[in-house]
RNA sequence: AUCUCAUCAAGAGAAGCAGAGGGACUGGCCUGAUGAAGCUUCGGCAACCUUCAUACGUGUAAUUAGAAAGGUGCCAAAUCCUGCAGUUGAAUGUUUAACGGUAGAUGAGAG
Numbered sequence: 001a002u003c004u005c006a007u008c009a010a011g012a013g014a015a016g017c018a019g020a021g022g023g024a025c026u027g028g029c030c031u032g033a034u035g036a037a038g039c040u041u042c043g044g045c046a047a048c049c050u051u052c053a054u055a056c057g058u059g060u061a062a063u064u065a066g067a068a069a070g071g072u073g074c075c076a077a078a079u080c081c082u083g084c085a086g087u088u089g090a091a092u093g094u095u096u097a098a099c100g101g102u103a104g105a106u107g108a109g110a111g
């Protein structure tokens, strides 16, 4: 690289360096010299994994809560919207709404 499972409308940023892009990709729409990406420091959010503690529980699986220690992750906008198929309301080659799928991200595992 690839495969499996789970989650993705909640939440959480300051300072320093740096200097033009960034939001995965497409089309949009945003964002950025009132300072983007990136790096560093400090802070925060969350509760995926391990540990710990509590209640239930006696299956060896599952549930609830804490956020304490560690491993990740994240801190503009729903994964920013969208893409593919069908359904639906308008009324016509466009558009609305809800759902599913694809793609992507993160975690845990497999290999």
Stems, first nucleotide, its partner, number of pairs: 002110007013042005021031003025083001027081002043075003048071004052066001079103001084100001087097001089095002
Description: SAM riboswitch aptamer (S box leader) from Clostridium pasteurianum, 111 nucleotides, folded computationally. RNAcentral records the identical sequence in 2 taxa.